[in-house]
Predicted 3D model of RNase P RNA and transfer RNA as a complex of 435 nucleotides.
RNA sequence: AGAGCAGAGGGGAUGGUCGCUCCAGUUUUCUGGAGAGGAAAGUCCGGGCUCCAAAGGGCAUGGCGCUUUCUAACUGAAAGUCUUGGGGACAAGGGGAAAGUGCAACAGAAAAUAAACCGCCCUGCUUGCAGGGUAAGGGUGAAACGGUGAGGUAAGAGCUUACCAGUUUAGCGGUGACGCUAAAGCUUGGCAAACCCCGCCAGGAGCAAGACCAAGCAGUUUUAGAGCCAAUAAGGCUUAGUUUGCCUAACUACCUAUUUAUAGGCUAAAACGGGUAGGUUGCAAAAGGAAGUCGGCGACGGCUUUCUCAGAUGAAUGACCAUUCAAGACAGAACCCGGCUUAUACCUCUGCUUAUUUU
RNA sequence: GCUCCCAUCGUCUAGUGGUCCAGGACACCGGCCUCUCACGUCGGUAACAGGGGUUCGAACCCCCUUGGGAGCGCCA
Numbered sequence: 001a002g003a004g005c006a007g008a009g010g011g012g013a014u015g016g017u018c019g020c021u022c023c024a025g026u027u028u029u030c031u032g033g034a035g036a037g038g039a040a041a042g043u044c045c046g047g048g049c050u051c052c053a054a055a056g057g058g059c060a061u062g063g064c065g066c067u068u069u070c071u072a073a074c075u076g077a078a079a080g081u082c083u084u085g086g087g088g089a090c091a092a093g094g095g096g097a098a099a100g101u102g103c104a105a106c107a108g109a110a111a112a113u114a115a116a117c118c119g120c121c122c123u124g125c126u127u128g129c130a131g132g133g134u135a136a137g138g139g140u141g142a143a144a145c146g147g148u149g150a151g152g153u154a155a156g157a158g159c160u161u162a163c164c165a166g167u168u169u170a171g172c173g174g175u176g177a178c179g180c181u182a183a184a185g186c187u188u189g190g191c192a193a194a195c196c197c198c199g200c201c202a203g204g205a206g207c208a209a210g211a212c213c214a215a216g217c218a219g220u221u222u223u224a225g226a227g228c229c230a231a232u233a234a235g236g237c238u239u240a241g242u243u244u245g246c247c248u249a250a251c252u253a254c255c256u257a258u259u260u261a262u263a264g265g266c267u268a269a270a271a272c273g274g275g276u277a278g279g280u281u282g283c284a285a286a287a288g289g290a291a292g293u294c295g296g297c298g299a300c301g302g303c304u305u306u307c308u309c310a311g312a313u314g315a316a317u318g319a320c321c322a323u324u325c326a327a328g329a330c331a332g333a334a335c336c337c338g339g340c341u342u343a344u345a346c347c348u349c350u351g352c353u354u355a356u357u358u359u
Numbered sequence: 360g361c362u363c364c365c366a367u368c369g370u371c372u373a374g375u376g377g378u379c380c381a382g383g384a385c386a387c388c389g390g391c392c393u394c395u396c397a398c399g400u401c402g403g404u405a406a407c408a409g410g411g412g413u414u415c416g417a418a419c420c421c422c423c424u425u426g427g428g429a430g431c432g433c434c435a
Base pairs, nucleotide, nucleotide: 001357002354003353004352005351006350007349008348009347010346012324013323014322015321016320017319018318020035021034022033023032024031025030037330041341042340044339045338046337047336048335049206050205051204052203056248057247058246059245061202062201063200064199065198066080067079068078069077070076081094082093083092084091085090095197096196100195101194102191103190117138118137119134120133121132122131123130124129125128146164147163148162149161150160151159165187166186167184168183169182170181171180172179173178210281211280212279213278219272220271221270222269223268224267225266226238227237228236229235239253240252241251242250254265255264256263257262258261274434275433276432288307289306290305291304292303293302294301295300325328360431361430362429363428364427365426366425369385370384371383372382377415387403388402389401390400391399408424409423410422411421412420
């Protein structure tokens, strides 16, 4: 150089004219200021905030899953560890199959308490059959019960041995995942994005949450507000209700009239019908941005200084012209924030690798 | 905006890991029948929304994307 690996930044600029939304000031149409993103997206996670009386316990259900740390929290991030892939920079993945249940079509003798189709060996004789031994060899399959060599044997086999792989135990190192060393023939297959087991987490609903005001109409029906004991009260028991699964704990179970089981009122919920399609708030000073400094390998945290930076509700952020360059991609806030994922023309930069070729 | 659901021939659907290069009905195409059409009969074409992963094996299990659909206001 070429070929790669990992990561960061930008996403047109300047000027003019005419417009749009908000704020402030002047005031009656002028002046000034501000005006999308790295993903505003998907709504896949987590949190703030609000309501459900409280946000307790257990089961179910759902999610996550190597270790340690970070964080408000997370299925996120950082650092490490093991396995796999790569020549390397690096990338991808991670509880348990030795608790139990289940699955593995076809093929194959056999798909998991092993098993004898061919082959090999022994015995018997009717000489091609019977009985027995054997998983070393053949063949099947995605997968065949440790692998290779040597010894051993009738033939074989961890049966024995050397090396390798795994498992268990012990010692040492590490906060830990795990690593190193030694011993024991101990060899226990795959799937848990199958049920499941273990550990951890989760109450539910969501800004159309919720709070306040205004306008307008027409109400009707159903259900619940219980029962008993106690002279009364306090209280107790039963029953019912209360969290879009269940149980439990806890809490709640109104007033008036009387003919004493009905009527009326009030409250709550549901259904049908009616009206309305308005305003204010929640709503942008926040786990906020920038710079510096200290601690930490790092994610991140502490401190100091400084800044205030869209806020609509048919919903603003645009159009045209000129110059310039590399000729402008994906795409548009709607309560807010931290992540993940997906889309992204083109340009710039940093660190690293080097089988191979050249110098 | 928020919360959910669905996607298989042209249409309606079956299929819940292997016996499925996916079955059935209607439609379409061709043959037979008929003088011709219809009916009938025989045969054929035709699909797992796209991508990635788990598994020996995926329409089916998991993730992402795309497309479509449903519900949710206030007063009383």
The coordinates come from a structure-prediction model, not an experiment, and the mean pLDDT is 78.